RNA sequence: GAAAGCCUGCGGGGUUGGGUGGAAAUCCCGACCGGCGGUAUAGCCCGCGAACCCAUCGAGCGAUCGAUGGGCCGAUCCGGUGGAACUCCGGAGCCGACGGUCAGAGUCCGGAUGGGAGCAGGUCGAG
Numbered sequence: 001g002a003a004a005g006c007c008u009g010c011g012g013g014g015u016u017g018g019g020u021g022g023a024a025a026u027c028c029c030g031a032c033c034g035g036c037g038g039u040a041u042a043g044c045c046c047g048c049g050a051a052c053c054c055a056u057c058g059a060g061c062g063a064u065c066g067a068u069g070g071g072c073c074g075a076u077c078c079g080g081u082g083g084a085a086c087u088c089c090g091g092a093g094c095c096g097a098c099g100g101u102c103a104g105a106g107u108c109c110g111g112a113u114g115g116g117a118g119c120a121g122g123u124c125g126a127g
Base pairs, nucleotide, nucleotide: 005123006122007121008120009119010118015030017029018028019027031107032106033096034095035048036047037046038045043094044093052071053070054069055068056067057066058065059064076092077091078090079089080088098110099109100108
C1' cells in the first nucleotide's frame, strides 16, 4: 500500500396554536420537515434510492410473500456577490408513494425491529 473480493457498523425529518364539526394532527388559517451521490454549499439542476404498477420465476391450499427484469417517479423563480452558485446572501413561491382512519393526511397509525441509494471502518493484497 491500488483494484477486485470478503466481513462489520451506520444509513429520514416534521402539525406546540386557532376555526368549523357529533367526529378532523386528515378540511380551513397558521406551524413544521427535507434520504443518497455529483456539482461553488441544492427537497424543487443532473443522477440514484424508496414507494407504486406490470411481466416472468419461485414458495404457499389460499390470502399473500420473495427474487429478477421492465415501467412509473413531485416541485423555482427574481435580485445581489463572485472567475464560477436554479446550490451562498436577500426576497417571493412551489412539492411531497401506498394502505388505514367516526372526516379527505408530506407530518398520525401500518407494511417497517423491513428495504435502501450510499457512507465509514476492518480484512486480504499486486507492487
A computed fold for a 127-nucleotide RNA from an Ilumatobacteraceae bacterium, annotated as FMN riboswitch aptamer (RFN element). Of the family's consensus pairs, 100% are formed in the model. Rfam family: FMN riboswitch aptamer (RFN element). Rfam's curators write: The RFN element is a highly conserved domain that is found frequently in the 5'-untranslated regions of prokaryotic mRNAs that encode for flavin mononucleotide (FMN) biosynthesis and transport proteins. This element is a metabolite-dependent riboswitch that directly binds FMN in the absence of proteins.